[in-house]
Molecule: transfer RNA
Organism: Flavobacteriales bacterium
RNA sequence: UGCGAUGUAGAGCAGUUGGUCAGCUCGUCAGGUUCAUACCCUGAAGGUCGCAGGUUCGAGUCCUGCCAUCGCAU
Numbered sequence: 001u002g003c004g005a006u007g008u009a010g011a012g013c014a015g016u017u018g019g020u021c022a023g024c025u026c027g028u029c030a031g032g033u034u035c036a037u038a039c040c041c042u043g044a045a046g047g048u049c050g051c052a053g054g055u056u057c058g059a060g061u062c063c064u065g066c067c068a069u070c071g072c073a074u
Stems, first nucleotide, its partner, number of pairs: 001073007010026004019057001028044005050066005
């Protein structure tokens, strides 16, 4: 320098052809249960989807640029 992949909650991930799609597991907090802790059950908080633009009635999803990480090539 070029090419490719990835970026979504504290962690790991899903998200189908753009539309009631913002979710799953673990974790955290509260309650229940227990003599108590753990397990188990119920509930809650927590993200504007890497950043900035564009297209569209409507974007996590499509387009452009940039940033970060990883890999390959030189």